Predicted 3D model of a 72-nucleotide RNA (transfer RNA) from Streptomyces mirabilis. It matches the Rfam family "tRNA". The family's RNA type in Rfam is transfer RNA. Its family is annotated with triplet codon-amino acid adaptor activity in the Gene Ontology. Model confidence (mean pLDDT): 82 of 100.

RNA sequence: UGGCGUGUAGCUCAACGGUAGAGCGCCGGACUGUUAAUCCGGAAGUUGCUGGUUCGAAUCCAGCCGUGCCAG
Numbered sequence: 001u002g003g004c005g006u007g008u009a010g011c012u013c014a015a016c017g018g019u020a021g022a023g024c025g026c027c028g029g030a031c032u033g034u035u036a037a038u039c040c041g042g043a044a045g046u047u048g049c050u051g052g053u054u055c056g057a058a059u060c061c062a063g064c065c066g067u068g069c070c071a072g
Base pairs, nucleotide, nucleotide: 001071002070003069004068005067006066007065010024011023012022013021018055026042027041028040029039030038048064049063050062051061052060
């Protein structure tokens, strides 16, 4: 420098172009000798950035940025 992939909650990951979710973690509560486990509830997202397409974009397109692999 080029090619391919990837970027979504604290972490690991989902999500036909039509209300952004799950598990773990965190907070509160129930349960109990205590902790753990279990159960109930809750908080937490400008979907990497900027544009474009569209009635509508996490999703499609372009350019950047980060990151992984390959090539030189």